This is a predicted complex of two RNAs, RNase P RNA and transfer RNA, with 432 nucleotides together. Rfam match: Bacterial RNase P class A. From the family's description: Ribonuclease P (RNase P) is a ubiquitous endoribonuclease, found in archaea, bacteria and eukarya as well as chloroplasts and mitochondria. Its best characterised activity is the generation of mature 5'-ends of tRNAs by cleaving the 5'-leader elements of precursor-tRNAs. Cellular RNase Ps are ribonucleoproteins. Model confidence (mean pLDDT): 76 of 100.
RNA sequence: UGAGUAAACCAGACAAUCGCGUGCUUUAACGGGCACGAGGAAAGUCCGAGCUCCAUAGAGCAGGGUGCUGGGUAACCCCCAGUGGAGGCGACUCCAAGGAAAGUGCAAUAGAAAGAUACCGCCACAGUAGAUAAGCUUCGGCUCCUGCUGCGGUAAGGGUGGAAUGGUGAGGUAAGAGCUCACCAGCGUUCAGGUGACUGGACGGCUCUGUAAACCCCGCCUGGAGCAAGACCAAGUACGGGAUGAGAAGGGAGUUGCUCGCUCCCCCCGGUUGGUAGGUCGCUUGAGCCCUUCGGCAACGACGGGCCUAGAUAGAUGAUUGUCUAAUACAGAACUCGGCUUACAGGUUUGCUCACAUU
RNA sequence: UGGGGAUUAGCCAAGUCGGUAAGGCAACGGACUUUGACUCCGUCAUUCGUAGGUUCGAGUCCUACAUCCCCAG
Numbered sequence: 001u002g003a004g005u006a007a008a009c010c011a012g013a014c015a016a017u018c019g020c021g022u023g024c025u026u027u028a029a030c031g032g033g034c035a036c037g038a039g040g041a042a043a044g045u046c047c048g049a050g051c052u053c054c055a056u057a058g059a060g061c062a063g064g065g066u067g068c069u070g071g072g073u074a075a076c077c078c079c080c081a082g083u084g085g086a087g088g089c090g091a092c093u094c095c096a097a098g099g100a101a102a103g104u105g106c107a108a109u110a111g112a113a114a115g116a117u118a119c120c121g122c123c124a125c126a127g128u129a130g131a132u133a134a135g136c137u138u139c140g141g142c143u144c145c146u147g148c149u150g151c152g153g154u155a156a157g158g159g160u161g162g163a164a165u166g167g168u169g170a171g172g173u174a175a176g177a178g179c180u181c182a183c184c185a186g187c188g189u190u191c192a193g194g195u196g197a198c199u200g201g202a203c204g205g206c207u208c209u210g211u212a213a214a215c216c217c218c219g220c221c222u223g224g225a226g227c228a229a230g231a232c233c234a235a236g237u238a239c240g241g242g243a244u245g246a247g248a249a250g251g252g253a254g255u256u257g258c259u260c261g262c263u264c265c266c267c268c269c270g271g272u273u274g275g276u277a278g279g280u281c282g283c284u285u286g287a288g289c290c291c292u293u294c295g296g297c298a299a300c301g302a303c304g305g306g307c308c309u310a311g312a313u314a315g316a317u318g319a320u321u322g323u324c325u326a327a328u329a330c331a332g333a334a335c336u337c338g339g340c341u342u343a344c345a346g347g348u349u350u351g352c353u354c355a356c357a358u359u
Numbered sequence: 360u361g362g363g364g365a366u367u368a369g370c371c372a373a374g375u376c377g378g379u380a381a382g383g384c385a386a387c388g389g390a391c392u393u394u395g396a397c398u399c400c401g402u403c404a405u406u407c408g409u410a411g412g413u414u415c416g417a418g419u420c421c422u423a424c425a426u427c428c429c430c431a432g
Stems, first nucleotide, its partner, number of pairs: 001355010012324007020037007039330001043341002046339005051226004058260004063222005068082005083097001084095004098217002103215002105211003119158002121154003125150006134143003166184006185207001187204007230281004239270004250266006288307004293302003360431007369384003378415001386402005408424005
């Protein structure tokens, strides 16, 4: 200098004028004054919680979620640190990563055969035919060779496929084969290290298809609904008819998908009012933000100090002008937090890696 | 604001267990007819809303995103 990688941060500033919302204050009132007033994602609503109602959230089944290990956290499909695997020269990045040796299903087409198999090929044995090319001959034949048939052996070779009974080499055999051996991969036992995932060594026999983001098995977690949850205030309102000895069984409504359990109601028929209009609360001080010190590799935690920072209900947070080279991205709260994911102009800083050049 | 659902040819749509996308209307070509209609035969999806993943293989399973629709005491 170029290329790359990881992380953090900013998201216009200042001034003037006009305007909007909330709170406080002043005024009899109109009005005036002061303070504060969108984001890193306020978004998607994908997870986890607080809060509220349903029983102080209960039992069983079903269903759902999650899935290497150890920590963090109120909790988590989150975060941190590690293990194993994959990619990259490297810094570094990515991974739903338990079980296929409990069982079931599936593996189209191709191929002989798809979870067990002999199509071609190779080989032994038996039978049979051919040819006289070769050898032997006591001239009858025999051996050898080739083809066919039968019965076996064989997964080394061919071909198909994403996948064919572990790979390479040597020995071995009628031909072959973990049949035997060496190395590698995998499995099991054992020893050592580590909290653990796992790693390393030794020994053993020889080998087991893939798929669980298919059913399933195992471990752990899990009640439902959601601020239009829910609570209160004000105003207003109406009971009538029929039946009836009692009580349980039983029925209905709510509660969780079902069953139980729990709560409330129940003789029948008709009607009225309220709840969908108003107001108040829930509503913003909260697992809150900033700083120092300490513990921890880190996520994070503890002590101390400081700060208050939108709360509307048809819904405020804006417009114009000037200066700063230029003012431009994605986008705007609606009960509240912790995460994840997605969108995003331009710019700043730091650590590290590779290549080239110079000293 | 909160909750739920859908997306397959120009239109309506099936596809339930993962094995290569039925059917109807429309369109196009041909036959029949003097011509048109009817009828018959044939053709028409390779980007199943988009992207990524799991798998030998995805319309189907998983994740993220996009568009549209419905509901609310």